[in-house]
RNA sequence: GAAGCUGGCCAGGCAGUCGCCGCCCACCUUGGUGGGGGGAGGAAAGUCCGGGCUCCGCAGAGCAGGAUGACGGCUAACAGCCGUACGCCGUGAGGCGAGGAAUAGGGCCACAGAGACGAGUAUGCCGUAAGGCGGACGUGAAACGCGGUAACCUCCAUCCGGAGCAAGACCAAAUAGGGUAGCAAUGGCGUGGCUCGCGCUGCUACCGGGUAGGUUGCUUGAGCCCAGUGGUAACGCUGGGCCUAGAUGAAUGACUGCCGCCCCGCUUGCGGGGAGACAAAACCCGGCUUAUCGGCCAGCUUCUUCA
Numbered sequence: 001g002a003a004g005c006u007g008g009c010c011a012g013g014c015a016g017u018c019g020c021c022g023c024c025c026a027c028c029u030u031g032g033u034g035g036g037g038g039g040a041g042g043a044a045a046g047u048c049c050g051g052g053c054u055c056c057g058c059a060g061a062g063c064a065g066g067a068u069g070a071c072g073g074c075u076a077a078c079a080g081c082c083g084u085a086c087g088c089c090g091u092g093a094g095g096c097g098a099g100g101a102a103u104a105g106g107g108c109c110a111c112a113g114a115g116a117c118g119a120g121u122a123u124g125c126c127g128u129a130a131g132g133c134g135g136a137c138g139u140g141a142a143a144c145g146c147g148g149u150a151a152c153c154u155c156c157a158u159c160c161g162g163a164g165c166a167a168g169a170c171c172a173a174a175u176a177g178g179g180u181a182g183c184a185a186u187g188g189c190g191u192g193g194c195u196c197g198c199g200c201u202g203c204u205a206c207c208g209g210g211u212a213g214g215u216u217g218c219u220u221g222a223g224c225c226c227a228g229u230g231g232u233a234a235c236g237c238u239g240g241g242c243c244u245a246g247a248u249g250a251a252u253g254a255c256u257g258c259c260g261c262c263c264c265g266c267u268u269g270c271g272g273g274g275a276g277a278c279a280a281a282a283c284c285c286g287g288c289u290u291a292u293c294g295g296c297c298a299g300c301u302u303c304u305u306c307a
Base pairs, nucleotide, nucleotide: 001303002302003301004300005299006298007297008296009295010294012259013258014257015256016255017254018253020039021038023036024035025034026033027032028031041278045289046288048287049286050285051284052283053164054163055162056161060196061195062194063193065160066159067158068157069156070084071083072082073081074080086097087096088095089094100155101154105153106152107149108148109147124133125132126131168216169215170214171213178207179206180205181204182203183202187201188200189199190198223242224241225240226239227238228237229236230235261274262273263272264271265270266269
């Protein structure tokens, strides 16, 4: 100097003016005025996994079904993360991994080859014959052997109620406690299916009518930051500090100045230009996956050159 690997961070900052939304305070009176603070991401995306939370079911048992699969650890939990071993890829730093069982059984193994899970061609031997014994060369990944494959079915071990904020709770209002058909205690219903159990006592389908408004759930969290400490690490513990949207047809925007960043030109300092890609919260959190402009920091590896 070039090319890589791993981890972390940023996604402009400060200030002002106007506009929008929500919270707090004061005043005036039901709505307004003034003041103060705040306001869309690293993936908010996919809805893939795990939970928190809410509701149903006296919440049970079994079958079916589903998930996971080396060992140890972290976590609320996980198909996540960390470490160790083994295997594969890479010169290397590193990256990836589907991981119990093939003598319980089944399926599959292209082409080639007579024949591919138990079958068996030719020469040869026995036999009147039917048939029996036996089994080379060659082909192929694999041919007398108990081959390979289970991210094929399956077996083994462990685990698993369901539905979901459009869950639910409260208030107000309105209507037609309407009509038809069927089943009916040996029935029907009860948050995945079937059986048993348990509980309740009517249930199912269609047609028609009314309402669909408001409040809450709703943001203080398994939260974030700093320091110390334990641990190889994931992460844990202790102490201190901080409060950072809560909308509901849907707010979070526009302009200006300075600084910073990027690109181009040239006189190394000036001038001009730009605001980028992927992209917008809707109960919340931990992960995974996918998309992506540009930049910064730290450590490590390989190659080349010079001293």

This is a predicted structure of a 307-nucleotide RNA (Bacterial RNase P class A) from Methylobacillus glycogenes JCM 2850. The model forms 96% of the base pairs in the Rfam consensus. The prediction has a mean pLDDT of 75. Its Rfam family is "Bacterial RNase P class A". By type it is a ribozyme. The source organism's lineage runs through Bacteria, Betaproteobacteria, Methylophilaceae, Methylobacillus and Methylobacillus glycogenes.